[in-house]
RNA sequence: GCAGUAGUAGCUCAAUGGAAGAGCAGUGGGUUGUGGUCCCGCAGACGCGAGUUCGAUUCUCGCCUAUUGCC
Numbered sequence: 001g002c003a004g005u006a007g008u009a010g011c012u013c014a015a016u017g018g019a020a021g022a023g024c025a026g027u028g029g030g031u032u033g034u035g036g037u038c039c040c041g042c043a044g045a046c047g048c049g050a051g052u053u054c055g056a057u058u059c060u061c062g063c064c065u066a067u068u069g070c071c
Stems, first nucleotide, its partner, number of pairs: 001070007010024004018054001026042005047063005
């Protein structure tokens, strides 16, 4: 330099065009003599910028980052 893959919550991962979820972690409360377990809540994210569309995490283009292969 060329090609492929990936980027979603603090972490690990879902969501194939129609109001973005789970587990763990965090936090408030209940339970408990205390802690843990368990139960009920709360907060928290679509890498950045454009395009297509009534509507984009999803499709297209560019950029950035990580990774794999080729040279």
Annotation: A computed fold for a 71-nucleotide RNA from a Nanobdellota archaeon, annotated as transfer RNA. The sequence is in RNAcentral, with records from ENA. Its mean pLDDT, the model's own confidence on a scale to 100, is 81. Rfam family: tRNA. The family's RNA type in Rfam is transfer RNA.